[in-house]
RNA sequence: ACAAUGGAGAGUUUGAUCCUGGCUCAGGAUGAACGCUAGCGGGAGGCCUAACACAUGCAAGCCGAGCGGUAUUUUCUAGCUUGCUAGAAGAGAGAGCGGCGUACGGGUGCGGAACACGUGUGCAACCUGCCUAUAUCAGGGGGAUAGCCUUUCGAAAGGAAGAUUAAUACCCCAUAAUAUAUUAUUCGGCAUCGGGUAAUAUUGAAAACUGAGGUGGAUAUAGAUGGGCACGCGCAAGAUUAGCUAGUUGGUGAGGUAACGGCUCACCAAGGCGAUGAUCUUUAGGGGGCCUGAGAGGGUGAUCCCCCACACUGGGACUGAGACACGGCCCAGACUCCUACGGGAGGCAGCAGUGAGGAAUAUUGGACAAUGGGUGGAAGCCUGAUCCAGCCAUCCCGCGUGUAGGAAGACGGUUCUAUGGAUUGUAAACUACUUUUGUACAGGGAUAAACCUAUCUACGUGUAGAUAGCUGAAGGUACUGUACGAAUAAGCACCGGCUAACUCCGUGCCAGCAGCCGCGGUAAUACGGAGGGUGCAAGCGUUAUCCGGAUUUAUUGGGUUUAAAGGGUCCGUAGGCGGGCUUAUAAGUCAGCGGUGAAAUCCGGCAGCUUAACUGUCGAACUGCCGUUGAUACUGUAAGUCUUGAGUAAAUUAGAAGUGGCUGGAAUAAGUAGUGUAGCGGUGAAAUGCAUAGAUAUUACUUAGAACACCAAUUGCGAAGGCAGGUCACUAUGUUUUAACUGACGCUGAUGGACGAAAGCGUGGGUAGCGAACAGGAUUAGAUACCCUGGUAGUCCACGCCGUAAACGAUGAUUACUCGUUUUUGGGGAAUAACUUCAGAGACUAAGCGAAAGUGAUAAGUAAUCCACCUGGGGAGUACGUUCGCAAGAAUGAAACUCAAAGGAAUUGACGGGGGCCCGCACAAGCGGUGGAGCAUGUGGUUUAAUUCGAUGAUACGCGAGGAACCUUACCAAGGCUUAAAUGGGAAUUGACAGACGCAGAAAUGUGUUUUUCUUCGGACAAUUUUCAAGGUGCUGCAUGGUUGUCGUCAGCUCGUGCCGUGAGGUGUUAGGUUAAGUCCUGCAACGAGCGCAACCCCUGUUUCUAGUUGCCAUCAUUCAGUUGGGGACUCUAGAGAGACUGCCUACGCAAGUAGAGAGGAAGGUGGGGAUGACGUCAAAUCAUCACGGCCCUUACGCCUUGGGCCACACACGUGCUACAAUGGCCAGUACAGAGGGCAGCUACACUGCGAAGUGAUGCAAAUCUCGAAAGCUGGUCUCAGUUCGGAUUGGAGUCUGCAACUCGACUCUAUGAAGCUGGAAUCGCUAGUAAUCGCAUAUCAGCCAUGAUGCGGUGAAUACGUUCCCGGGCCUUGUACACACCGCCCGUCAAGCCAUGGAAGUUUGGGGUACCUGAAGUCGGUGACCGUAAAAGGAGCUGCCUAGGGUAAAACAAGUAACUAGGGCUAAGUCGUAACAAGGUAGCCGUACCGGAAGGUGCGGCUGGAACAUCUCAUUU
Repeated sequence: ACAAUGGAGAGUUUGAUCCUGGCUCAGGAUGAACGCUAGCGGGAGGCCUAACACAUGCAAGCCGAGCGGUAUUUUCUAGCUUGCUAGAAGAGAGAGCGGCGUACGGGUGCGGAACACGUGUGCAACCUGCCUAUAUCAGGGGGAUAGCCUUUCGAAAGGAAGAUUAAUACCCCAUAAUAUAUUAUUCGGCAUCGGGUAAUAUUGAAAACUGAGGUGGAUAUAGAUGGGCACGCGCAAGAUUAGCUAGUUGGUGAGGUAACGGCUCACCAAGGCGAUGAUCUUUAGGGGGCCUGAGAGGGUGAUCCCCCACACUGGGACUGAGACACGGCCCAGACUCCUACGGGAGGCAGCAGUGAGGAAUAUUGGACAAUGGGUGGAAGCCUGAUCCAGCCAUCCCGCGUGUAGGAAGACGGUUCUAUGGAUUGUAAACUACUUUUGUACAGGGAUAAACCUAUCUACGUGUAGAUAGCUGAAGGUACUGUACGAAUAAGCACCGGCUAACUCCGUGCCAGCAGCCGCGGUAAUACGGAGGGUGCAAGCGUUAUCCGGAUUUAUUGGGUUUAAAGGGUCCGUAGGCGGGCUUAUAAGUCAGCGGUGAAAUCCGGCAGCUUAACUGUCGAACUGCCGUUGAUACUGUAAGUCUUGAGUAAAUUAGAAGUGGCUGGAAUAAGUAGUGUAGCGGUGAAAUGCAUAGAUAUUACUUAGAACACCAAUUGCGAAGGCAGGUCACUAUGUUUUAACUGACGCUGAUGGACGAAAGCGUGGGUAGCGAACAGGAUUAGAUACCCUGGUAGUCCACGCCGUAAACGAUGAUUACUCGUUUUUGGGGAAUAACUUCAGAGACUAAGCGAAAGUGAUAAGUAAUCCACCUGGGGAGUACGUUCGCAAGAAUGAAACUCAAAGGAAUUGACGGGGGCCCGCACAAGCGGUGGAGCAUGUGGUUUAAUUCGAUGAUACGCGAGGAACCUUACCAAGGCUUAAAUGGGAAUUGACAGACGCAGAAAUGUGUUUUUCUUCGGACAAUUUUCAAGGUGCUGCAUGGUUGUCGUCAGCUCGUGCCGUGAGGUGUUAGGUUAAGUCCUGCAACGAGCGCAACCCCUGUUUCUAGUUGCCAUCAUUCAGUUGGGGACUCUAGAGAGACUGCCUACGCAAGUAGAGAGGAAGGUGGGGAUGACGUCAAAUCAUCACGGCCCUUACGCCUUGGGCCACACACGUGCUACAAUGGCCAGUACAGAGGGCAGCUACACUGCGAAGUGAUGCAAAUCUCGAAAGCUGGUCUCAGUUCGGAUUGGAGUCUGCAACUCGACUCUAUGAAGCUGGAAUCGCUAGUAAUCGCAUAUCAGCCAUGAUGCGGUGAAUACGUUCCCGGGCCUUGUACACACCGCCCGUCAAGCCAUGGAAGUUUGGGGUACCUGAAGUCGGUGACCGUAAAAGGAGCUGCCUAGGGUAAAACAAGUAACUAGGGCUAAGUCGUAACAAGGUAGCCGUACCGGAAGGUGCGGCUGGAACAUCUCAUUU
């Protein structure tokens, strides 16, 4: 510079991710409706349903300048019964004849899928009133008929007869040809043919009126306008409609029409249409346009314009220029109305209006003033066309409901962390201002330069101009001015996300909301209300429908390995597409020009209403169709040519390619004979079965059928299915080489044809083995299964069907192109090899592609052509229909209804009756228990007025409770109190209250008597009353904090940066070793770090130093005695140190490290023990330790008191104690700890008591005093028994604590002397100072139900081959349909409710067709004795054809309904099983066949979309 003005997404499948894919939302629109609300104006629009039925009024009349003429009336005259008759003149309604109009205008959308409509052509095959132009003409004559009058029929509508009359009504004659026929001549054309000129013959016209200006009439031609006909192209759905057609298709001839034509008829021929969709069925007025969309498209056809069709339903013609006629006629039918019952009348889909239907759509208005139409010469008349008004927020547009100031940020409301703040909110009040709108009053132009009348002027007598006059429904309008006064005027929806906008209260899976996801089960921004906010605004929401978003039908612009989707394979018809070169043509294509594409609409400019909507004007556009001229690259067509595609030939070679014969051995079974004897067989284990009538085993011979070990492979061949002993014959194919031949002969392929595993079917054979069904045996809760023993069809052969498979590479065929590595089969080159070149078969991989997995020259890459298929899941590959099949069934193939998902790939977990590695008192090896008894204790259950509450698999149950007689105490009964038990503040009052004594009472409490402050006078103290704060072991541990259990003292859990992946995520943390350990080493796209592990801490084991009192005593004294002196050596005490680190050696190892009865050492490989508990899991436990949100109670769910209960007792379980005895009991004697406690305490010692204890008394606030061992050892006795075991239970008598020992304490003595003789299934603890066993201490505590808990020491073992299994855990890997995570998910029958659908004896209805009978009106044809005339024309009448309608018959189709019946879908907690997902416990699935309550099981063949493969392993597991 040119061109263009134009394109947004979100929610929802998952634990999370990417993808596929549906559903939903945000936008716009409407002839809308509904809900709430409502001030005004302008412009538009207004029965979408019943083309259902209509009361009433109006919607088409006009012309006296075509005709006759009346009622009536005016004037005059005459008569006279002064209001009647007669006459003359004038005016003249209604009705009638005649002319024009009524075919326009207005309405509706029934029908119609068609030349109906749109567009473009053609008519040489046509018509056209009124209008315009040109030319010519209008002479003569005639008879009727309405009306009127008279009579008459009928209820009416309406007729009949007679007499008489007119015309621009009708008829005859004359004249007139560019009409018709024939002939001649000339010109033209796309075929038939058309035009001009001339001649002859035949036939056909007219109308007058008048105001004298004019208007009208006839013939012919031309124009204009309007119409008719034909054709190309365009214009719905269904193939579960595939064949249709008899005037059908064509010809000849005739008739008919304005005109062509089977339009009709006679004859002849047998054609015509159809997968490029005929016929049939269903639906529908078409277009300009309108809505939406970036566009392409999709949807639609209201208002306005054009065309078509229709006018109660069906048929028919008449008149006419035009109709087969909305407000005309005839007939038939249905319906309504009138009736005197004889007969008649009617057609709102015109404007109003009524009823009905419906969610729903207006006034029985004004005017012809304007525009237009009819008529007339005109005035005029008519006009529900039209112009206006009324109703309606139905839509579009515009305006307003005030403006400015105003903080004490008022009151009130709402809310919070509540002495206070926030918000409503400058909002209000208040002050000032304005007046659109409103009300009142006044004025008020334009639409009217028109029409008409009159006059004048100009010229061309018909126009133009001028002047004057007249005419407005809307309309007291629009508009303008003045006055008044903020005065008269705001709602609706929404506020979880999408989507702008948040809090409180109420409710408590209820009530309800919801467009999708979803919200509501006591803290709801989601329900309802409120406050606040957001959006739009005289409207706002909802519903319905359409487009968009949706690239979700994809031309623009999609896909098909696994998500939906490649046909089982090949051949091949139509069709589509097609190699190189040349020439011609110009159909496609491109360009210029012409015509058309109505107007309105849309777009742009300008203009008019104050603006806008609206309107006007100009332009552009209308992307189309037709014609014409040109271009020729490409495609097409025609002709020629070429060899590289394709094919042929020759030579070579390959193979489980096919068909039919012949033939072989091993095995199996059977038969015969022999040997031989008791079992065989089978399984997890068994049994059925076979066997002494001789099996199994073994030997020999014979017979039969089926299948072919090794070779054998990642091999080969074939289109696929599929094909395997050997050999022969026939048939077919591929590859390579040569480049001899043909010369595009090619590719794909709808319909069609052929082939097509297994199973199955038919006929006939065959049958060894195997083996659905079936039978029996097992297993099991059952077992219609898995396992076993048998066994029929079948498997085999021949012929014929079937036509399906996970018929798979889940990947259509063909062609071209595109990095590499490696193996292999068959050829060629090369003497072999290496190498190379073709055609195949595999693996890995780059780029690319892909959602990813993956694919990757054998593409899922890059391109091209053709075919097939897909469009959410389920219903369903089902139903119905059709085709095929003997059948089984196959093919084609829906809908209602229902859900918001279904699905693919990959990720992290979890899980597996998956795998690998590893650990643990996990198993095993051992020791001792529990489970049996009695008792103790806790729990469940039951009971009760109450038996308070909590804990409930592991991880509750001698747990909270480390101590329930009252208290505790929370529970129950009874009696009481109401600001109370504590503390503080304010106010008022008082000097009491408390105490003591007495009474009542179960006590609390009540009541009586009595005693009774200090003071510096300010008050202090105390009490009472009142007020404000209370109190609750009431609920929610699923609102919480804190604390705790468990996985687990398991070795894990994460982060930063980097890298990989679209992403979730991964890597690091995996791998190879090693360890108790993610402990350490090595390697590595990782490098580092954190929380855990370990270490640091405490106790204990050795030792050194320091220090010795209450401890110790070797030496020295002393004593009954470490009692005392003395000592620090030892023990011990308690402070500080040392020591252990695989440091050393050997072996192995790269290292880390491991091993060694190694050395040394008190201790050796974290020496032993403790404390210490990662990220997290279990909505684990606790609101009753405590704290705390919310809720609840307040003369009570608070508080006090007495008594009771927590201790009950047919029963069940857990944890323990004591036992059952001799490794023991009893008696007597005797020895040795550690760690703790002690003043309302421990108590020596003495005495008493059999004893528990009591009395007296001493020491000690403690290494000083005190509480204190048992098993053991020594001796005796008992001698295997319910005992000298065992001690429960019970009687009696006591002791102690305490206010109190009944419910309900402990202990002592005496008497009593139960069960129990080692414990079923099952189950627990423990690996060394451990188990076992023996005592001791302490906390709590007046006492104690303690056999419990927590500690302490004494004595002091056994065993571990090992990791197959059980349990738990860790890491890696694998599968998954699980993610609430296997206590998961999930399938089918049955039962219940609801919903839609299929079948069905039948039954009802509808439209269409066929055949036959009948057949109105009417056109056409025939006849026509009667009418008619001079003769006629013509008519009445009769009749033929056709036909609406009616009837009958058989069948098909469609729809509704139905006893009964079938499957399907949906529905918090029904029944039976457990089929699938893990190897889902028998791998699953596909096809087929049989069987079974059900999922399903089994046989045959196939697939991997199956795990595992070092080994064994029966069933079940909800």